[in-house]
Molecule: Bacterial RNase P class A
Organism: Actinomycetales bacterium
RNA sequence: CGAGCCAGCCGGGUGAUCGCGGCGCGAAAGCGUCGAGGAAAGUCCGGACUCCACAGGGCAGGGUGGUGGGUAACGCCCACCCGGGGUGACCCGCGGGACAGUGCCACAGAAAGCAGACCGCCGCGAGCAAUCGCGGUAAGGGUGAAACGGUGGUGUAAGAGACCACCAGCGUCGCAGGUGACUGCGGCGGCUCGGUAAACCCCACCCGGAGCAAGGUCAGGAGGGCUGGGCAACCAGCCUGCGCAGGCGAGCGGCCCGCUCGAAGCCUGCGGGUAGACCGCACCAGGCCACUGGCAACAGUGGUCGCAGAUGGAUGAUCACCGGCCCGCCUCGGCGGGUCACAGAAUCCGGCUUACAGGCUGGCUCGUCCC
Numbered sequence: 001c002g003a004g005c006c007a008g009c010c011g012g013g014u015g016a017u018c019g020c021g022g023c024g025c026g027a028a029a030g031c032g033u034c035g036a037g038g039a040a041a042g043u044c045c046g047g048a049c050u051c052c053a054c055a056g057g058g059c060a061g062g063g064u065g066g067u068g069g070g071u072a073a074c075g076c077c078c079a080c081c082c083g084g085g086g087u088g089a090c091c092c093g094c095g096g097g098a099c100a101g102u103g104c105c106a107c108a109g110a111a112a113g114c115a116g117a118c119c120g121c122c123g124c125g126a127g128c129a130a131u132c133g134c135g136g137u138a139a140g141g142g143u144g145a146a147a148c149g150g151u152g153g154u155g156u157a158a159g160a161g162a163c164c165a166c167c168a169g170c171g172u173c174g175c176a177g178g179u180g181a182c183u184g185c186g187g188c189g190g191c192u193c194g195g196u197a198a199a200c201c202c203c204a205c206c207c208g209g210a211g212c213a214a215g216g217u218c219a220g221g222a223g224g225g226c227u228g229g230g231c232a233a234c235c236a237g238c239c240u241g242c243g244c245a246g247g248c249g250a251g252c253g254g255c256c257c258g259c260u261c262g263a264a265g266c267c268u269g270c271g272g273g274u275a276g277a278c279c280g281c282a283c284c285a286g287g288c289c290a291c292u293g294g295c296a297a298c299a300g301u302g303g304u305c306g307c308a309g310a311u312g313g314a315u316g317a318u319c320a321c322c323g324g325c326c327c328g329c330c331u332c333g334g335c336g337g338g339u340c341a342c343a344g345a346a347u348c349c350g351g352c353u354u355a356c357a358g359g360c361u362g363g364c365u366c367g368u369c370c371c
Base pairs, nucleotide, nucleotide: 001367002366003365004364005363006362007361008360009359010358012322013321014320015319016318017317018316020035021034022033023032024031025030037342041353042352044351045350046349047348048347049211050210051209052208056257057256058255059254061207062206063205064204065203066080067079068078069077070076081095082093083092084091085090096202097201101200102199103196104195105194118141119140120137121136122135123134124133125132126131149167150166151165152164153163154162168192170189171188172187173186174185175184176183177182215279216278217277218276223240224239225238226237227236228235229234242271243270244269245268246267247266248265249261250260251259252258284306286305287304288303289302290301291300292299293298323340324339325338326337327336328335329334330333
C1' cells in the first nucleotide's frame, strides 16, 4: 500500500423566537428545571409486580437439549469440547438417544435394510454361428444423497475378510491429562453391524392461569337487592354498579383427586357502550468512574449522579450560522440549490430478532514492496 476479519461507538451541532407536557416556587403575571431510542419496533423468550388458593397431588400437554460457568431468570451471555468451512484473522451448527420399540427412505436403480444380480467375469450344456439355458461370483461397470470397509497380496474356474499385512471405523479394557464435554497412547474382539428423532417415541431437566382496561381507593345520582327495627307508612345500615334473557352451582387453564366459596351471590348467552377522579406510575436486578477477583460473561467494595410520565395521549415549528452528503457553475477555490437514515415511549426490567443515510475508533490476519 492492497484485500479482508472481529469488537465498540456516534447517528447532526450551537444560538434566538414562538409553542406543548410533568414537577417546584409564586396571590397572579411569570420564573426555574426536566422532557424519546439504539432500536422506544416485532410482542418472540425470560422475570419483577398484581389478582385468582403465595398455586396442592397425579395424568395429559408444552418447552429446553455437548460441557462448565454467569444471572433474579431465560430459548440469553461467556469460556471450552466436538463436527463443518476458510491460507489465515475468524465464521457456522434446531450439537441427548437410531443395539428399547414402531415407521419412513421420493426419483433412478436388479436391489434401499436383510436383501439383491441389469451389464460384466467364470464353469457346464445346446447351437454352424449370432446367441440361448442352468449354475457360481460380487472384484469391475452402471443407478443413487446413501449399495454392507480401503489398499496390496495369498487364493480361485472366476471370485469373495475365505485368509494375511497395514490403514480407517465400531465396541471393550487399561494407563495418562482434564471439574467436565472430551483428548492422547496401548492391548483385545468380531471383521464393518446404512440414514432419518424440525417422524412417533425414549431419557434428563423446567413449566399453574390471567395480565397495568392487572389490581386498589374515593365521590355523586337513578334503579335493584339484603339485614335489622316498626302493625304500617317508613327509618337505619350494607351490597351491587349498562340493559335484556336463561341457569343454580361456581372457582382453582383441560381430566381425575383434593381444596375453597356460595344465594346482599355466581355463571352463560345476546345487544349496546369505549369509559368520573386518584393510586398503581417513574428510585431502579439503575447509570457513570475508580479499585479488587475472574481468560471472560460477571461479581464485590468505594465514590458520584437523579434521568420523560402523557391518557383528544407532550417531546414541536421557524430563522441564522456551522458540519456531512448529492447536484450544477466557474476564474479551482468559492458560489448557488437540494437534503440530513431507521424510527418514535404508554407498568417496568433482562434478552433475542428485525430496520437504519452517513461516519468514527480500536485490535487482528493474509499478500506485495522497502529498511